Notes
A computed fold for a 345-nucleotide part of an RNA from a metagenome, annotated as large-subunit ribosomal RNA, domain IV. Its mean pLDDT, the model's own confidence on a scale to 100, is 89.
Context: one part of a larger RNA
RNA sequence: CCUCUGUUAAGGAAUUAGGCAACAUAGCCCCGUAACUUCGGGAGAAGGGGCGCCCUGGUAGGUUGAGGACAUGCACAUGUCUGAGGCUGAGAGGGCCGCAGAGAAAUGGCUCUAGCGACUGUUUACCAAAAACACAGGUCUGUGCGAAGCUGGAAAGCGAAGUAUACAGGCUGACGCCUGCCCAGUGCCGGAAGGUUAAGGGGAGAGGUGAGAGCUUCGAACUGAAGCCCCGGUGAACGGCGGCCGUAACUAUAACGGUCCUAAGGUAGCGAAAUUCCUUGUCGGGUAAGUUCCGACCCGCACGAAAGGCGUAACGACUGGAGCACUGUCUCAACAGAGGGCCCG
Numbered sequence: 001c002c003u004c005u006g007u008u009a010a011g012g013a014a015u016u017a018g019g020c021a022a023c024a025u026a027g028c029c030c031c032g033u034a035a036c037u038u039c040g041g042g043a044g045a046a047g048g049g050g051c052g053c054c055c056u057g058g059u060a061g062g063u064u065g066a067g068g069a070c071a072u073g074c075a076c077a078u079g080u081c082u083g084a085g086g087c088u089g090a091g092a093g094g095g096c097c098g099c100a101g102a103g104a105a106a107u108g109g110c111u112c113u114a115g116c117g118a119c120u121g122u123u124u125a126c127c128a129a130a131a132a133c134a135c136a137g138g139u140c141u142g143u144g145c146g147a148a149g150c151u152g153g154a155a156a157g158c159g160a161a162g163u164a165u166a167c168a169g170g171c172u173g174a175c176g177c178c179u180g181c182c183c184a185g186u187g188c189c190g191g192a193a194g195g196u197u198a199a200g201g202g203g204a205g206a207g208g209u210g211a212g213a214g215c216u217u218c219g220a221a222c223u224g225a226a227g228c229c230c231c232g233g234u235g236a237a238c239g240g241c242g243g244c245c246g247u248a249a250c251u252a253u254a255a256c257g258g259u260c261c262u263a264a265g266g267u268a269g270c271g272a273a274a275u276u277c278c279u280u281g282u283c284g285g286g287u288a289a290g291u292u293c294c295g296a297c298c299c300g301c302a303c304g305a306a307a308g309g310c311g312u313a314a315c316g317a318c319u320g321g322a323g324c325a326c327u328g329u330c331u332c333a334a335c336a337g338a339g340g341g342c343c344c345g
Base pairs, nucleotide, nucleotide: 001340002339003338004337005336006335007334008333010331011330014329019326027051028050029049030048031047036041038174052096053095054094055093056092061088062087063086064085067082068081069080070079071078072077097101109324110323111322112321113320114319115318116316117315121133122132137172138171139170140169141168142167143166149158150157151156175311176310177309178308180241181240182239185238186237187234188233189232190231191230194229195228196227200223201222205218206217207216208215209214242260243259244258245257246256269303270300281297282296283295284294285293
């Protein structure tokens, strides 16, 4: 000097990205417990008090119950009373000791406030446990049974020894309040017309050859599916949801007007947000002091309604912010013990 363990004056997070680590809390009984809430919860909320040993005395009580007595009654049974013994066992009064009585070990720290995800679960075997996945619930689509879908060349199998309250696929993700506008493009669905259109049908006509009959080749009109075009529908289908200029008796702003474009120009709700560049926006709160945090404002670079929007009790080894308690995290280090290193021999 290193590792591990323990103790520490005064202070008590000043440490640090961050109370990381450590300390603290802790058991049982009693008292007492807020907002909020889906009335279950939140709750062990929080916050307090008691706890040993001896005596009264294993007391009061509880429980079990041998045996006994009485009543009814034929044996036997039922009911009432009593009750040895066993198990259990407060509360109270008095006394005793220690620094300390849950005397050791084991054994919750707590509160306030935001974000995300409803929840219990699941996950990157070996750097990530999460706000990711799943989830009940919602919704859309397919599927009528030799089902659709999946595996397989096939046979066949799963689906299912099921049958639309079923099965498969997509999205969303408890619950509450809701889920606006656009069908022009793309997709899907529907459409006995029309257009286009392959093979096939058709055969006007033409070529080769041949003396000819013929053989052979090419071949127009017309006819001919699905698809596409076309006509409609459809958003919890893929997706999309504007610009410029002017205007009110201070100023500012613009309910209002004009104009251009579009399929339609973002509704409710939320908003410097897990989204805000400018930005440490501005105001308020908290601090002596706050790029974080909370509440507002709205100028949303670039929120927004099932790639759901906004809330939400409970829950979380999740993520921010604040506080109480407590501490060697720190001011600032010291000492003790164990092991190692190093030095001497």
Rfam family: Bacterial large subunit ribosomal RNA. The full RNA is in RNAcentral, with records from SILVA.